SAM riboswitch aptamer (S box leader) from Brevibacillus fulvus, 102 nucleotides, folded computationally.
Its Rfam family is "SAM riboswitch aptamer (S box leader)". Rfam describes the family as follows. The SAM riboswitch is found upstream of a number of genes which code for proteins involved in methionine or cysteine biosynthesis in Gram-positive bacteria.
Model confidence (mean pLDDT): 85 of 100.
The organism belongs to Brevibacillus, within Bacteria.

RNA sequence: UUCUUAUCCAGAGAGAUCGAGGGAUCUGGCCCUAUGACAUCUCAGCAACCUGUCGCUGACAAGGUGCUCCGUCCAGCAGAAUUUCAUUCUGAAAGAUAAGAA
Numbered sequence: 001u002u003c004u005u006a007u008c009c010a011g012a013g014a015g016a017u018c019g020a021g022g023g024a025u026c027u028g029g030c031c032c033u034a035u036g037a038c039a040u041c042u043c044a045g046c047a048a049c050c051u052g053u054c055g056c057u058g059a060c061a062a063g064g065u066g067c068u069c070c071g072u073c074c075a076g077c078a079g080a081a082u083u084u085c086a087u088u089c090u091g092a093a094a095g096a097u098a099a100g101a102a
Base pairs, nucleotide, nucleotide: 001102002101003100004099005098006097007096008095013043014042015041016040017039021032022031023030026076027075028074029073044068045067046066048065049064050063051061052060053059054058072094077091078090079089080088081087082086
């Protein structure tokens, strides 16, 4: 990097440096941001997956990854329902994370 499987309505913050955009890509919204976002480092925290323990459909721990604004921020593709040009639900596509394989 590619493929497969599973999950994604919950959870969890500050300091320092930097200095302008950021929230995966595009579009329409919405949100964060000079009261310093984003990114990097440090410490702290959470507990999604693996791992470990136990009284094992759960609970605990926090070792490996990961994560710590807004449902994967919402929707955009298809289908269904309804009081029909809107609302709700389901699935797909894409994305993120973990584990395994090549």